[in-house]
RNA sequence: UUGGAAAUAGCUCAGUGGGUAGAGCAACAGACUCCAAAUCUGUCGGUCGAGGGUUCGACUCCCUCUUUCUAAA
Numbered sequence: 001u002u003g004g005a006a007a008u009a010g011c012u013c014a015g016u017g018g019g020u021a022g023a024g025c026a027a028c029a030g031a032c033u034c035c036a037a038a039u040c041u042g043u044c045g046g047u048c049g050a051g052g053g054u055u056c057g058a059c060u061c062c063c064u065c066u067u068u069c070u071a072a073a
Base pairs, nucleotide, nucleotide: 001072002071003070004069005068006067007066010025011024012023013022019056027043028042029041030040031039049065050064051063052062053061
């Protein structure tokens, strides 16, 4: 320099033939226990990396940019 991949909850990740975003862990509350741990139940938590475009409607499609990984030179 060029090509490819990734960016979604505090963390690890699903969800991409467009139709109002989910799981596990963590946190908090309750049950259980003499107390705690473990276990069970529930709750909370995200302007989906940024900015535009297309569309009635975008995490999803198109363009540009940022960061990370990777291949080639």